[in-house]
Model confidence (mean pLDDT): 80 of 100. A computed fold for a 75-nucleotide RNA from Microgenomates group bacterium RIFCSPHIGHO2_01_FULL_45_11, annotated as transfer RNA. NCBI's taxonomy places the organism under Bacteria, Bacteria candidate phyla. It matches the Rfam family "tRNA". It is annotated as a transfer RNA. Rfam's curators write: Transfer RNA (tRNA) molecules are approximately 80 nucleotides in length.

RNA sequence: GCCGCCAUCGUCUACCGGUCAGGACAUCACCCUUUCAAGGUGGAAAUGCGGGUUCGAUUCCCGCUGGCGGCACUA
Numbered sequence: 001g002c003c004g005c006c007a008u009c010g011u012c013u014a015c016c017g018g019u020c021a022g023g024a025c026a027u028c029a030c031c032c033u034u035u036c037a038a039g040g041u042g043g044a045a046a047u048g049c050g051g052g053u054u055c056g057a058u059u060c061c062c063g064c065u066g067g068c069g070g071c072a073c074u075a
Stems, first nucleotide, its partner, number of pairs: 001071007010025004018055001027043005048064005
């Protein structure tokens, strides 16, 4: 330098164009308990950035940024 893959709550991970973007762990509150743990109930928390297509984009397209992998690279 070229090619490919990836980017979603704090972490891991679903959602192949349309409802409040779901789940697990973690976290917070309450219940339970003499206390702690376990258990129960509830809460907060996310689509990397900029454009485009579309009535409508996390999803499709382009660019950028970052990560991973492969190939190549001068004298």